[in-house]
RNA sequence: GCAGUUCAUUAGAUGAUCGCCCCGCGCCUUUUUGUCAUUAUGAUUAUAAAGGGAGAGUGGGGAGGAAAGUCCGGGCAGCGUAGGGCACGACAGUCGCUAACGGCGACCGGAGGUGACUCUAGGGAAAGUGCCACAGAAACGAAACUACCCCUUACGGGGAAAAGGUGAAACGAGUGAGGUAAAAGCUCACAGCAUAUCAUGGUGACAUGGUACGAAGGUAAACCCUGUCGGUUGCAAGGAGAUUCGCAUACAAGGGCUGCUCGUCCGCGGGUCGAUAUCCGCUUGAUCAUGCAGGCAACUGCAUGGCUAGAUAGAUGAUCAUCCACGACAGAACCCGGCUUAUCGAUGAACUGCCACU
RNA sequence: CGGGGAUUAGCGCAGCUUGGUAGCGCGCCGCGUUCGGGACGCGGAGGUCGUGGGUUCAAAUCCCGCAUCCCCGACCA
Numbered sequence: 001g002c003a004g005u006u007c008a009u010u011a012g013a014u015g016a017u018c019g020c021c022c023c024g025c026g027c028c029u030u031u032u033u034g035u036c037a038u039u040a041u042g043a044u045u046a047u048a049a050a051g052g053g054a055g056a057g058u059g060g061g062g063a064g065g066a067a068a069g070u071c072c073g074g075g076c077a078g079c080g081u082a083g084g085g086c087a088c089g090a091c092a093g094u095c096g097c098u099a100a101c102g103g104c105g106a107c108c109g110g111a112g113g114u115g116a117c118u119c120u121a122g123g124g125a126a127a128g129u130g131c132c133a134c135a136g137a138a139a140c141g142a143a144a145c146u147a148c149c150c151c152u153u154a155c156g157g158g159g160a161a162a163a164g165g166u167g168a169a170a171c172g173a174g175u176g177a178g179g180u181a182a183a184a185g186c187u188c189a190c191a192g193c194a195u196a197u198c199a200u201g202g203u204g205a206c207a208u209g210g211u212a213c214g215a216a217g218g219u220a221a222a223c224c225c226u227g228u229c230g231g232u233u234g235c236a237a238g239g240a241g242a243u244u245c246g247c248a249u250a251c252a253a254g255g256g257c258u259g260c261u262c263g264u265c266c267g268c269g270g271g272u273c274g275a276u277a278u279c280c281g282c283u284u285g286a287u288c289a290u291g292c293a294g295g296c297a298a299c300u301g302c303a304u305g306g307c308u309a310g311a312u313a314g315a316u317g318a319u320c321a322u323c324c325a326c327g328a329c330a331g332a333a334c335c336c337g338g339c340u341u342a343u344c345g346a347u348g349a350a351c352u353g354c355c356a357c358u
Numbered sequence: 359c360g361g362g363g364a365u366u367a368g369c370g371c372a373g374c375u376u377g378g379u380a381g382c383g384c385g386c387c388g389c390g391u392u393c394g395g396g397a398c399g400c401g402g403a404g405g406u407c408g409u410g411g412g413u414u415c416a417a418a419u420c421c422c423g424c425a426u427c428c429c430c431g432a433c434c435a
Base pairs, nucleotide, nucleotide: 001354002353003352004351005350006349007348008347009346010345012323013322014321015320016319017318018317020062021061022060023059024058025057027055028053029052030051031050032049033048034047035046036042064329068340069339071338072337073336074335075334076234077233078232079231083262084261085260086259088230089229090228091227092226093107094106095105096104097103108122109120110119111118112117123225124224128223129222130219131218132217140172145164146163148159149158150157151156174190175189176188177187178186195212196211197210198209199208200207201206238280239279240278241273242272243271244270245269246268247267254266255265256264257263274434287306288305289304290303291302292301293300294299324327359431360430361429362428363427364426365425368384369383370382371381378415386402387401388400389399390398408424409423410422411421412420
């Protein structure tokens, strides 16, 4: 210099004018109560506290890395404080992290790449059942179409499973020699996967080495088995009235616990006023920033400091000017941790390969 | 905002559970019948199974991601 790998940051900037949502402050206005003043009316007027407001003013704050998809997990809320069994569903190497997870980190095995590195739904087919179309003799039970060998004139009978052919897959032990009528782990030598076992290393998955053995087709993103986890419904969850009548007030009946059951809990039904709204839930939280400490890392602990949208038809916009690299995907609606998907570009760090020069 | 379902020929739908051939009705094309048309009879064409991956020998079907469309939940203290 060229080509590449991994990770991180950023998401036009500045100024002026007008506008939108939320909060604070006092002003104005208004309600209630008390004090005070007056013969009485708070009446051209006092003052304090607690609220309300639609008004005008002033100060401050105002979208994202994905706010998205709603695919997982958790908080929170109702069902009682969620408990047993069955069913159903999800997940699956090992060790960790975490509130939890199907997420993340490190490592092991497998696959790809010269390499940095990337990908991996990765338990069990030796518990059982099912399936393996067409072709093929035969699709896992073993059997034998052509060819081979023996007997036979022939038909046919017997032997064998090495060769051919079909298929995605062919009986499941590779090479050589011996052996035989022809053959075959039938026998021997060498090699060697899986499995079992022993030794060493490792917390472990596993790795390396030794010994033994010939038993095992594929499919579990087919049923299933093993292990672990899950109660269910979602903020449109859910909470915040007055009054009256009837039945019941032991059991029972009925109802709730949103697959069933055990178990457990609850008084039930109607009318009128009110109402189709308002308030709460609602943002201080597994929170953010910085520093120190532990850990390879995910992550955790301590200290200090900060408060950073909260609407309910739904706010963050418009215009102008200047500059540049000319601006992508896209908009909170209970909250948080992940995953997935969309995304014009710019910048930084670490590392790899090749070429050239010193 | 939350929850559920669907996507297969021009239109409406089967097939998916149990993976191997994609089918039915209407419509379309040709021929016959008729003086002509309709109806009827015979024959035929037409499908990237929404899309991108994965499992498998093999995927419309099983699994994962994405896209589009549809439905339901506010109402009682």
Predicted 3D model of RNase P RNA and transfer RNA as a complex of 435 nucleotides. The coordinates come from a structure-prediction model, not an experiment, and the mean pLDDT is 75. Rfam match: Bacterial RNase P class A. Rfam classes the family as a ribozyme. Rfam describes the family as follows. Ribonuclease P (RNase P) is a ubiquitous endoribonuclease, found in archaea, bacteria and eukarya as well as chloroplasts and mitochondria.